[in-house]
Context: one part of a larger RNA
Order: sequence, then C1' cells, then structure tokens
RNA sequence: GCCUACGAGUUACUGUUAUUGGCAAGGUUAAGCACUUAUGGUGCGAAUCCGUAGCGAAAGCGAGUCUGAAUAGGGCGAUUUAGUCAGUAGUAGUAGACGCGAAACCGUGUGAUCUAUCCUUGGGCAGGGUGAAGCUAUGGUAACACAUAGUGGAGGCCCGAACCCGUUGACGUUGAAAAGUCUUGGGAUGACCUGAGGAUAGGGGUGAAAGGCCAAUCAAACUCGGAAAUAGCUCGUACUCCCCGAAAUGCAUUUAGGUGCAGCGUUGUGUUAGUUUUAUUGAGGUAGAGCUACUGAUUGGAUGCGGGGGCUUCACCGCCUACCAAUUCCAGACAAACUCCGAAUGCUAUAAAAUGAUGCACAGCAGUGAGGGCAUGGGUGCUAAGGUCCAUGUCCGAGAGGGAAAGAACCCAGACCAUCAGUUAAGGUCCCCAAGUGUAUGCUAAGUUGAUUAAACGAGGUUUGACUGCCCAGACAGCUAGGAUGUUGGCUUGGAAGCAGCCAUUCAUUUAAAGAGUGCGUAACAGCUCACUAGUCGAGCGGUCGAGCAUGGAUAAUAAUCGGGCAUAAGCAUACCACCGAAGCUAUGGCAACGAAAGUUGGGUAGGGGAGCAUUGUACCGACGUUGAAGGUGAAUCGUGAGAUUUGCUGGAGUUUGUACAAGCGAAAAUGUAGGC
Repeated sequence: GCCUACGAGUUACUGUUAUUGGCAAGGUUAAGCACUUAUGGUGCGAAUCCGUAGCGAAAGCGAGUCUGAAUAGGGCGAUUUAGUCAGUAGUAGUAGACGCGAAACCGUGUGAUCUAUCCUUGGGCAGGGUGAAGCUAUGGUAACACAUAGUGGAGGCCCGAACCCGUUGACGUUGAAAAGUCUUGGGAUGACCUGAGGAUAGGGGUGAAAGGCCAAUCAAACUCGGAAAUAGCUCGUACUCCCCGAAAUGCAUUUAGGUGCAGCGUUGUGUUAGUUUUAUUGAGGUAGAGCUACUGAUUGGAUGCGGGGGCUUCACCGCCUACCAAUUCCAGACAAACUCCGAAUGCUAUAAAAUGAUGCACAGCAGUGAGGGCAUGGGUGCUAAGGUCCAUGUCCGAGAGGGAAAGAACCCAGACCAUCAGUUAAGGUCCCCAAGUGUAUGCUAAGUUGAUUAAACGAGGUUUGACUGCCCAGACAGCUAGGAUGUUGGCUUGGAAGCAGCCAUUCAUUUAAAGAGUGCGUAACAGCUCACUAGUCGAGCGGUCGAGCAUGGAUAAUAAUCGGGCAUAAGCAUACCACCGAAGCUAUGGCAACGAAAGUUGGGUAGGGGAGCAUUGUACCGACGUUGAAGGUGAAUCGUGAGAUUUGCUGGAGUUUGUACAAGCGAAAAUGUAGGC
C1' cells in the first nucleotide's frame, strides 16, 4: 500500500412541539392486591398528577383581586371554555450522551540489582624520575646561625602500563551496539579505583549543582484506581431519489477561530399584504458650484493706517525710504470638520397601472456569525499593494456550459433527461480549429501591430484638415553678375578701417541694388560671405495651428505574438454582407413537483422537508427445496436510483414473498483497530 472483518447521534428519565388513537369538563392511575394459559395477560386499586379561576408577599377574598383613606385611578385577570392519558416523530435538559484523541490532577501501592550520596567490611595501583623535612660528617660561630658533602625518602609531585575516564577526528546512523569501534587524549598514592553487605522514596530522596540522577522513563518515577477526567480544539461520521435553499452582517460578551439575541434558510398553520413603473407630496445639504454671503486659508496689483531703517533736532515736530504691512478697491483662486446656493439618485406618502403569492404573524428545526474578487463612491496608505477599513451593486462562495492559449469571481450565459435537428450570444471565420484567403474606401513600412506595458520631451517619417504669405508684371531653389561712394562715421584704443567695446537724427550720395553692415577671417588692414538687385530658368513655393498612423525616448534577471505564417495583411480605421459558434433559445420525445385546467417550475454547499431501497431478527398467513436451499461466480432483462428478477456453472441443506413490528441496520477516508498478502 491493497484485501477482508470490525468501527461513530444510542439508551433511560423529565420537558416541549407536531401527529395518530382512547375518553372528554373531565382525563389518568402508581405502589400494592387478586386471578391466570405465568419474564406475559386480565381485573381491582383516585392515593397522586394535569385541566375546569383568578388575584395577592401573605392572612385571605373570589369573576374578581391587589395597591390605597377611597365607591378614584392603575396592575394582573374574567367577559372567548379543551383538556388529559398513551403510541410515534422532531428537539431540549440530566446522564460518558455521535466516535477516537491530550498534556495534566488526586489516591493506594512498587522500586536505590541502573544511578546519586552515605555507612560497615575487604581488595587493587608494572616500571622509571624528582629528591622536602630530619639525621650524620666537615667547615664555620663566643654560642647560635649559616655553607658544603652525604644520608634520608616527603608529595591531592613528574613520565607511563593495569585500572578509571571520555578531549579530538573519522566511521557508524533500517549500527556489530536504543551511545559503540578505531585514532588521539586526561588521571593513574589519591577529594583515587573497586567487590560484598546495608541506608535514604516521589513535592520525596540524592546532588563538588548539569534541573543532574532515582531500573533504556524525570521541571516531579512506575503501577493500579478516581475515569468513558476535561478538550469553546483537530480528525472522522457509512444506502438512494425528490422539493426548497442560506450566511460569513448588527448588538453584547475575560469576547474576538467560542457563544447569546436579532438578521438571512426551511417546514407547518393563519392572515392579506408585497414588489415594480409612472405621476404627484414632503424632508434633506451630498456631487457640483461659490465665497465683497460667513469661518478660515490664499497669489498679483493699487492705496499705504501702523511699524522698521536713515537724515535732522537739546527735545518735540518734520523729511526720506527698491523694507514689513492693516483696512479698502481691482483681478485670480482653495476647504472633510466653510456655505449666499445646490442637483441626480435614494427615502417617505398618495393615486393609477402592471405583476401574481413574491408580504406579514405565530410555532417546530436549523446552519451562519474567518468571506473573497470586480465595478463605482470614500477613509487609511505613497490618489502603493492580489494592502487595509466602510458604503452601493454584482459574481465566486454554493454555478456546470461557450469565449479570454492556460485562469474561482473578466465577457456571454443559469445545466430535469434524451436527440448524428435548427437558430443565436460573447467571441470568431488562412492552417492547427467550426466558419470569408468576403466586399468597399483609406492608413501604416515600424514586423509597429495583430489579447496588453509606458510618459515628459525630441524629430523636414508619412497621410490629411483649417488659416495665411509670395507667384507667368516670373515666385522658391540653383547658376551668372553686382553688392559701390562721403568713410578708416564719431569716441575709445598700442591698434579698432562694417564685424573687441561705447555713442547715435545708423545720415547722405550714385543707383537695378548695396546695412555706417548677417557671419567667417586679420595684430590692424586685406580676403570670403550674407542682406539687397539684375539676368537665366519656367510653376508652383513658404509659414502657423490641428488630426490619423508610424519613430526615438525603451534597461531585469532561462526562450517565447500558443505555433506556423502574413506586406495587393491573415495589421489598423470606417461601412456593409454572409457564415461559424454554448448545456442560451427553438424543435421532437420522456420524467417529476405545483395547479381544476391552461401552464409554470426542476444548478446547488451548510441546512430544513418529503418519498423510498437494502441488511438482521420477531409475529401471522403462505410459498420453495437432494428433480438441488443458502452462499460463490458469469449472463440477460427490469427500475430515475438505492436495487430487483430470471437463468448457466459451482455448491450440498436449508430458504423465503406479503403485512406489521424491533434494531448491535448500510464505510473510502478517523497518521482508525485486528488479521492476511
């Protein structure tokens, strides 16, 4: 892991609701007793309990009573009669109370053959090294001291086996081993190691102290018991079909993953509302807007109260100011906690129309009280988040089908069943892949783009619109020629001559035209060039503001438009025609619910309700079986399904329809239990 068997809402009592039955203003027995065909039945037995009357704390009174001084007022009642005893079903309470599951707590005992410490009595420690005190000798001293040599053999001394330990590394890690092996290492006459016997026991021991150890168990051992402890937690909870079908919200909570009440579901009974649209009636202060309409905030300008600074003065006065700045005026403009204003929606009420059971009340039973995405209006955050908190709607949740390559909630659309029928939605129609290589007119040249990244800004990309200037009296571009004189204008300067800089009545002359000069250039000149003009040429040439499609800007971690491909698109834009395309709609047949019918309805988690199938047994009436029961294993048929019937083979002795009753009554899951493989 698989297979087989076992494995979870039960039972008792007491309430309550529904339903069935008996009796009914009544209903009913309990213990006990008697009889009996004796785990049973029949009868007796109103004690009791419930109902028929309430009110008051009570005495008590009574269709009333209590309060009260009250004959007042008020509270609770009567003026409406149905109960009661059993059976069954739902549900609650008390019990282990659907099943399994703690860590723990308490009580009685058992443990120190492991290990901790202690007591008694024994045992063990190769070999080597160092050489304390003391003593002796000699020297030395007044005498000591002291020095040297020897002797001596101390030490939680040194090196190192046994022995004890366990520092390092490797191996081992379903091991040889539930702690080891090898290597390396520490102690090794000591606070040493060790044998035997004994002592200390569970909130207790023992501990050179690590919460260590107390029999592979220790922040409180083990055993049995209280005990089915408790578990607002996790997991599991077993046949079928039919009808309806939620919630993830509010308030409260030692409450936040629990619970109570309400909300939303279902079933039953009763009742008569409900919803939508249109018109009208109201309240309101949001969006917007506005602010010389308030409160506050605010930019520029005008005016300049007042102040600062400067001048002046002995002081006061006074004067000046490119400083700050009140009020007022002009123009501009802001606000969730501003409003002179002010919608749309929504809410309320009335009327009409439409719809057709959707509303409301009570009673039984729930589940939910972790929600989520998207759109819109907001708070918070960074106008960040697949963020977070509200509101309104929708979908997922509990929703299958088609589209978006793939995707909970995006688009389309709500699946009773069947059909090799039709027709559409979103989306598509070159191929993968069902359907157009469709029609018409444009655009794009970037493979832009074709389902999805992108801005400020830049740019004679290209198409197009509007306005406007020049132009056959010749424009624009090109080419040829001119582009002069007073004059090197004046000043400045070392120089300044069109061209460093400053000044300006930048004038005047000759001209077709030519600036006291547009740029390059020189030290300054020179030189080149432009404006401007003529000629040549011969038809359009410029400017501004828009619009479309392209272009640069363009950088992310593995390659990607799904792929091929597409340039007269299979890209983009506009218009049109045809077709494909879903469980939508239609068609045909069928099933079920509701309904008199017509007809309508039948997605579904939690959950409510209904109808059934199967298993084991009991009672009664039957039936089958050695001419083959049950069981096993195939086949066919029937039923929407759980399942049923018939039959072949096997098997070899019991089985069972129908009706009713009773349950140890249905397994795929619980790291389920046992067995087998």